RNA sequence: GCUCCCAAGGAGCGUUGCAGCGCCGCGGCCCGAUCCAGCCUUCGAGUCGCCGCGUCAGGCUUGGGCUUCCACCCGAUGGAUUGCAACGACGCUCGCCUGAC
Repeated sequence: GCUCCCAAGGAGCGUUGCAGCGCCGCGGCCCGAUCCAGCCUUCGAGUCGCCGCGUCAGGCUUGGGCUUCCACCCGAUGGAUUGCAACGACGCUCGCCUGAC
């Protein structure tokens, strides 16, 4: 550094909806089967694109762990002390901290 997992970043309800995911339809590519001398037709599977529907506001950041790779190892590891996040569509409500009245 990559993949996945865990934890934290206060919470609840409602609305919209991008990405992702699922499904229908259309089209392209491709494989198998059917028919055939052959092409075509038909059926099934896979993949890509488009449209629509459904779901959808921790998908982000930080820390730790797993796998794997690389680097380092007289400064690695460990200990002590000190300090400590940022961000997250819209509306409402609650909680926490501070200030004012």
The RNA shown here (SAH (S-adenosyl-L-homocysteine) riboswitch aptamer) has 101 nucleotides and comes from Burkholderiales bacterium 8X. Of the family's consensus pairs, 100% are formed in the model. The coordinates come from a structure-prediction model, not an experiment, and the mean pLDDT is 75. It matches the Rfam family "SAH (S-adenosyl-L-homocysteine) riboswitch aptamer". Its family is annotated with S-adenosylhomocysteine metabolic process and regulation of gene expression in the Gene Ontology. The sequence is in RNAcentral, with records from ENA.